[in-house]
């Protein structure tokens, strides 16, 4: 002086209007929403800086799948813990404009979005969840 550890707080948005219909915020039309870290020619500043992506690189939660416990009407099923690279599910962008360069800027059109539940298919409803977390912030120093 940096990391790691360790304590505290913080850490998700959205169906409004019509239409069929017995029944849909789920279907069809039209509207609505974008977590977090990196990247950036924009923008804002004399500068340091400081902002700027769903869909470009990565990461969460969910589901799987693995595991450890119980139960049961026992090839398996169900509840409940634990794991976190195994990434399966797992995700979506192109066209033109400017320019030395655009996946980022400008414009115009597209696209995508967990699991369960539901009188009828859900990104927007209810529900696990008063949970969990990516990570942001402050704090403390005894430890490595």
């Nucleotide at each position: 002086a940096g990391g790691c550890g360790u304590u505290c707080u913080c850490a998700g948005g959205g169906c409004g209007g019509g239409g069929c219909g017995a029944a849909a915020u789920u279907c069809c039309c039209c509207a609505c929403c974008g977590g977090c870290g990196g990247u950036a020619a924009g923008c804002a500043g004399c500068a340091a800086u400081g902002u700027a992506a769903g869909c470009c690189c990565g990461c969460g939660a969910g589901c799987g799948c693995c595991u450890c416990g119980g139960g049961c009407a026992c090839u398996g099923c169900c509840c409940g813990g634990g794991g976190g690279u195994c990434a399966g599910c797992a995700g979506a962008u192109c066209a033109g404009g400017u320019g030395c360069a655009a996946c980022u800027c400008c414009u115009g059109a597209g696209c995508c979005g967990a699991c369960g539940g539901u009188a009828a298919c859900a990104g927007u409803c209810c529900g696990g969840a008063u949970g969990g977390a990516a990570g942001a912030g402050a704090g403390a120093c005894a430890g490595c």
The RNA shown here (FMN riboswitch aptamer (RFN element)) has 144 nucleotides and comes from Tritonibacter multivorans. The model forms 100% of the base pairs in the Rfam consensus. The source organism's lineage runs through Bacteria, Pseudomonadati, Pseudomonadota, Rhodobacterales and Tritonibacter. Its Rfam family is "FMN riboswitch aptamer (RFN element)". About the family: The RFN element is a highly conserved domain that is found frequently in the 5'-untranslated regions of prokaryotic mRNAs that encode for flavin mononucleotide (FMN) biosynthesis and transport proteins. The RNAcentral record of the sequence draws on Rfam and Ribocentre.